RNAcentral holds the sequence, with entries from ENA. A computed fold for a 75-nucleotide RNA from Desulfotomaculum sp., annotated as transfer RNA. Its mean pLDDT, the model's own confidence on a scale to 100, is 84. Taxonomically the source falls in Desulfotomaculum (Bacteria, Bacillota, Clostridia, Desulfotomaculaceae). It matches the Rfam family "tRNA". The family's RNA type in Rfam is transfer RNA. Its family is annotated with triplet codon-amino acid adaptor activity in the Gene Ontology.

RNA sequence: GGGGGCAUAGCUCAGCGGGAGAGCGCCUGCCUUACAAGCAGGAAGUCACUGGUUCAAAUCCAGUUGUCCCCACCA
Numbered sequence: 001g002g003g004g005g006c007a008u009a010g011c012u013c014a015g016c017g018g019g020a021g022a023g024c025g026c027c028u029g030c031c032u033u034a035c036a037a038g039c040a041g042g043a044a045g046u047c048a049c050u051g052g053u054u055c056a057a058a059u060c061c062a063g064u065u066g067u068c069c070c071c072a073c074c075a
Base pairs, nucleotide, nucleotide: 001071002070003069004068005067006066007065010024011023012022013021018055026042027041028040029039030038048064049063050062051061052060
């Protein structure tokens, strides 16, 4: 330098045009002498960023940034 994958809750991930979700973690309550487990409830997201398409974008398109992989080149 060329090509490709990934970016969604604190972590691991799902969701692929119309409701933003799960598991674990966290908080509160119940239970217990207490802790754990269990049960009930709750908080937490500008869906990496900018623009475009669309009645409508996490989802489609372009660019940017970060990260990982492959190829080439140099040393």